[in-house]
Molecule: transfer RNA
Organism: Archaeoglobales archaeon
């Protein structure tokens, strides 16, 4: 330098045939239960790498960056 794959809450993960409050686990906060705590149950909080384009509408499609992985030279 070239090919391919990936980038989503503090951490991990699904969604990627365009339209749903963006899923679940963990985490944080509150409450219930408990003698206290743990476990368990309920409620709440937090995310689509960046910039453009297409579209009525983009996490999703297209282009360019940036970062990571892998293979080739």
């Nucleotide at each position: 330098g070239g090919g391919c794959c990936c980038g989503u809450a503090g951490g991990g993960u699904a969604g990627g045939a365009g339209g749903a409050c963006a899923u679940c686990c963990u985490c944080g906060g509150g409450g219930g239960c408990u003698u206290c705590g743990g476990a368990c149950c309920c409620c709440c909080g937090g995310a689509c790498c960046c910039g453009g384009g297409u579209u009525c509408a983009a996490a999703u499609c297209c282009c360019g960056g940036c970062g990571g992985g892998u293979c080739c030279g």